[in-house]
The RNA shown here (FMN riboswitch aptamer (RFN element)) has 122 nucleotides.
Rfam family: FMN riboswitch aptamer (RFN element). From the family's description: The RFN element is a highly conserved domain that is found frequently in the 5'-untranslated regions of prokaryotic mRNAs that encode for flavin mononucleotide (FMN) biosynthesis and transport proteins.
RNA sequence: AACUGUCUUCAGGGCGGGGUGAGAUUCCCCACUGGCGGUAAAGUCCGCGACCCACGCUGCGCGUGGCUGACCCGGUGAAACUCCGGGACCAACGGUUACAGUCCGGAUGGAAGAAGAUGUGU
Numbered sequence: 001a002a003c004u005g006u007c008u009u010c011a012g013g014g015c016g017g018g019g020u021g022a023g024a025u026u027c028c029c030c031a032c033u034g035g036c037g038g039u040a041a042a043g044u045c046c047g048c049g050a051c052c053c054a055c056g057c058u059g060c061g062c063g064u065g066g067c068u069g070a071c072c073c074g075g076u077g078a079a080a081c082u083c084c085g086g087g088a089c090c091a092a093c094g095g096u097u098a099c100a101g102u103c104c105g106g107a108u109g110g111a112a113g114a115a116g117a118u119g120u121g122u
Base pairs, nucleotide, nucleotide: 002122003121004119005118006117007116008115009114010113016030017029018028019027031102032101033091034090035048036047037046038045043089044088052066053065054064055063056062057061071087072086073085074084075083093105094104095103
């Protein structure tokens, strides 16, 4: 130094203004937000996680499988759907006096993963 065991910590942001209405942070206009790894720096590429569903299991849960949104144009460059300029688009489930990416809830949860401690063998 690499591989690997155990443990610890961390690990999701955002409704402000106006309008209508009996009632809306849910509708309309403007606004605001963007998990993790990869790659020329990415919400929209590739992959993963979360949510949801099915099946199995010695069953708090775990495993396997499924499901899983959205981008173009121009410029620079060796290289960019990632940068710069412009214009777009997307956002689980349950709840609610009225339809929610932004409110409340499962969740003081889980997790991709990040950092660190310590040990084993080569």